[in-house]
RNA sequence: UGAGGUAUAGCUCAGAGGAAGAGCAUCACGCUUACAUCGUGACGGUCAUAGGUUCGAAUCCUAUUGCCUCAA
Numbered sequence: 001u002g003a004g005g006u007a008u009a010g011c012u013c014a015g016a017g018g019a020a021g022a023g024c025a026u027c028a029c030g031c032u033u034a035c036a037u038c039g040u041g042a043c044g045g046u047c048a049u050a051g052g053u054u055c056g057a058a059u060c061c062u063a064u065u066g067c068c069u070c071a072a
Stems, first nucleotide, its partner, number of pairs: 001071007010024004018055001026042005048064005
């Protein structure tokens, strides 16, 4: 310098145009003499940033930024 991949909850990830989700973690309650396990619930998101397309964008397009890989 060029090419490709990736960016969504504290962590690991799903979601492929129509209401943002799961597991783990945290908190509360139940259970227990107690702890653990288990069950129920809660909390937690400007979907990397900016613009565009669309009635509607996490999702499609463009640019930028961070990280990873490959080539030179």

The RNA shown here (transfer RNA) has 72 nucleotides and comes from Winogradskyella sp. PG-2. Its Rfam family is "tRNA". It is annotated as a transfer RNA. Rfam links the family to the GO term triplet codon-amino acid adaptor activity. The sequence is in RNAcentral, with records from ENA, GtRNAdb and Rfam. NCBI's taxonomy places the organism under Bacteria, Bacteroidota, Flavobacteriia, Flavobacteriaceae, Winogradskyella. The prediction has a mean pLDDT of 83.